Record summary: Transfer RNA from Clostridiales bacterium UBA4362, 71 nucleotides, folded computationally.
RNA sequence: GCAGGUGUAGUUCAAUGGUAGAAUGUCAGCCCUCCAAGCUGAAAAUACGGGUUCGAUUCCCGUUACCUGCU
Numbered sequence: 001g002c003a004g005g006u007g008u009a010g011u012u013c014a015a016u017g018g019u020a021g022a023a024u025g026u027c028a029g030c031c032c033u034c035c036a037a038g039c040u041g042a043a044a045a046u047a048c049g050g051g052u053u054c055g056a057u058u059c060c061c062g063u064u065a066c067c068u069g070c071u
Stems, first nucleotide, its partner, number of pairs: 001070007010024004018054001026042005047063005
């Protein structure tokens, strides 16, 4: 330099164009003599910029980071 792939919550993963969810973690409350465990609730995310569409995590283009292969 060329080709391909990946990027979603603090972390690990879902979501076949139609309300972005789960587990775990964090915080608050309940329970308990206390701790652990358990129960309830809250906060928290689509890498970035455009395009298509009534509607985009999803489809298209570009950029960026990482991974793999070739040279």
Rfam family: tRNA. Rfam classes the family as a transfer RNA.
Model confidence (mean pLDDT): 82 of 100.
The sequence was found in a public genome assembly.